Record summary
This is a predicted structure of a 75-nucleotide RNA (transfer RNA) from candidate division WWE3 bacterium RIFCSPLOWO2_01_FULL_41_9.
RNA sequence: GCGGGUGUAGCUUAGUGGAAAAGCAUCUCGUUGCCAACGAGAAGAGCGCGGGUUCGAGCCCCGUCACCCGCUCCA
Numbered sequence: 001g002c003g004g005g006u007g008u009a010g011c012u013u014a015g016u017g018g019a020a021a022a023g024c025a026u027c028u029c030g031u032u033g034c035c036a037a038c039g040a041g042a043a044g045a046g047c048g049c050g051g052g053u054u055c056g057a058g059c060c061c062c063g064u065c066a067c068c069c070g071c072u073c074c075a
Stems, first nucleotide, its partner, number of pairs: 001071007010024004018055001026042005048064005
């Protein structure tokens, strides 16, 4: 340099153009002498960033950044 993949909550992930979900973690309550476990509930992200298309974008298109994989060139 070229090609491909990934980027969504603190963490791990789901989400094929029409209400952003789950598990773990966190907090509260119950159970317990206490902890753990269990049960019930709550809070938390507008989707790496910037544009575009569209009535409507996490999803499609362009650019860009970071990380991962492969290839090539130079040294």

RNAcentral holds the sequence, with entries from ENA. It matches the Rfam family "tRNA". About the family: Transfer RNA (tRNA) molecules are approximately 80 nucleotides in length. The family's RNA type in Rfam is transfer RNA. The coordinates come from a structure-prediction model, not an experiment, and the mean pLDDT is 81. Taxonomically the source falls in candidate division WWE3 (Bacteria, Bacteria candidate phyla).